Predicted 3D model of a 327-nucleotide part of an RNA (large-subunit ribosomal RNA, domain IV) from a metagenome. The RNAcentral record of the full RNA draws on SILVA. Model confidence (mean pLDDT): 87 of 100.
[in-house]
Context: one part of a larger RNA
C1' cells in the first nucleotide's frame, strides 16, 4: 500500500454528476397527528413522554413501596423525516446473464366484424380451436381508474352503401377469313372448289372491380399566408385580399416538447445553466397517436430543507486477513 470491521477533535455536504456509500431512526405502550382527499385514507404522518429489578396487592392488564447504574426495547433483531414539481391512476408484468422504467399489462371508455355448419384462425381436405359459447356472446383495433371534457376538415387514403352511365375478363356469337379435299375445268402443269373439319379475325353479349354518386375521423390523417387600422406610443377588438376540404376551439403552454435560451419576470440561496411560480414571442403543445386537473401508490426522475453522519475541509488511530520482509 490493498480487502473487511470498528472509533474520531472542530466543523456538517464544503464532497460528488448525485448524500453514491455511511451515518441517524428503529420494537413495545400511552399522548398526539397538518395540508389535501375518491371520505377509504393522508397515518407508524409529524412531535413527545414511557421501558430494569425486587416485595405487596391482584387470576390479570396494573398500582403502590423499594434499589442500582453514565445507561434498563442495556446485546440481537429491529421504519431516518418533511417541502415541492414531472411521469405512470392504483396491486401486477418486463430484456435468464449490462435497461425494473415514464416501457407493458391493467379495471373503465370507444369504434368496427360476426345470426351460428358465426366471424376470426389452423389446414390443399378431411377436420380441428372458436364452444360443448349464441351479441350482457366470441374476434379484431385503440385509449387506458375517477373527475372535467373530447373542437373543426370526408379534399387524398381506407372502409361501407349505391347503382343511372363510362370502362371491361373468361366465355357466347351474326359474320368474315386460312388450309384440305369430293366434284368440275384443263393434253399436262396447273386452276376452281359444295360439305365436313380446321386457321385466324370478329359486330354484338358479357359480372366484380375502377371511374362515378353518397356516407364515414374514439378510421389512415389534416387542422394557413399577406397588408392595413383605435385621439402619446404600443397593440390591434376591426376591415381588405390570397389560397384551402378546413384553417387549432377548450385546456395546457421555454413543457419529459423551446432552437435563439442561463427568454423575461418573481420566489429560494450569499451566490441557482437546475428547481418552484408566472409570462406567451408554441423553431416545432392539444383534445381516446386522447387534453387537462387529481387523493393514494413508487427499488422510478428533478429541486429543496431538518436530522445525521470521515462524503468531505484532512487525515489519524485500532482490530482482523492478504500482499511484503525474515526463517
Nucleotide at each position: 500500500c490493498c480487502g473487511c470491521g470498528g472509533a474520531g477533535a472542530a466543523g456538517g455536504a464544503a464532497c460528488u454528476a448525485g448524500g453514491c456509500a455511511a451515518a441517524u431512526u428503529a420494537a413495545c405502550g400511552c399522548u398526539g397527528u397538518a395540508a389535501c382527499u375518491u371520505c377509504g385514507g393522508g397515518a407508524u404522518a409529524a412531535a413527545g413522554c414511557g421501558u430494569a429489578c425486587c416485595g405487596u396487592a391482584g387470576u390479570g392488564a396494573u398500582a403502590c413501596g423499594g434499589u442500582c447504574a453514565c445507561a434498563g426495547u442495556a446485546a440481537a433483531a429491529u421504519g431516518g423525516u418533511g417541502c415541492a414539481a414531472c411521469c405512470a391512476a392504483c396491486u401486477g408484468u418486463u430484456u435468464a446473464g449490462c435497461a425494473a422504467a415514464a416501457a407493458c399489462a391493467c379495471a373503465g371508455g370507444g369504434c368496427c366484424c360476426u345470426g351460428c355448419g358465426a366471424a376470426a384462425u389452423c389446414g390443399a381436405a378431411a377436420g380441428a380451436u372458436g364452444a360443448a359459447g349464441u351479441a350482457u356472446a366470441g374476434a379484431g383495433c385503440c385509449u387506458g381508474a375517477u373527475a372535467c371534457c373530447u373542437g373543426c376538415c370526408c379534399g387524398g387514403u381506407g372502409c361501407u352503401g349505391g347503382a343511372a352511365g363510362g370502362u371491361u375478363a373468361a366465355g357466347g356469337a351474326a359474320g368474315u377469313u386460312u388450309g384440305u379435299c369430293a366434284g368440275c375445268c384443263g393434253c399436262a402443269a396447273g386452276g376452281u372448289g359444295a360439305a365436313g373439319c380446321u386457321u385466324a379475325c370478329g359486330a354484338c353479349u358479357g359480372a366484380a372491380g375502377c371511374c362515378c354518386c353518397a356516407g364515414u375521423a374514439a378510421a389512415c390523417g389534416g387542422c394557413g399566408g399577406c397588408c392595413g387600422u383605435a385621439a402619446c406610443u404600443a397593440u390591434a377588438a376591426c376591415g381588405g385580399u390570397c389560397c384551402u376540404a378546413g384553417g387549432g376551439u377548450a385546456g395546457c403552454g421555454a413543457a419529459a416538447u423551446u432552437c435563439c435560451u442561463u427568454g423575461u419576470c418573481g420566489g429560494g440561496u450569499a451566490a441557482g445553466u437546475u428547481c418552484c411560480g408566472a409570462c406567451c414571442u408554441g423553431c416545432a403543445c392539444g383534445a381516446a397517436u386522447g387534453g387537462u386537473c387529481u387523493a393514494a401508490u413508487g427499488a422510478g426522475u428533478u429541486g429543496c430543507a431538518c436530522a445525521c453522519u470521515g462524503u468531505c475541509u484532512c487525515c489519524u488511530c485500532c482490530g482482523c486477513g492478504a500482499g511484503c520482509c525474515c526463517g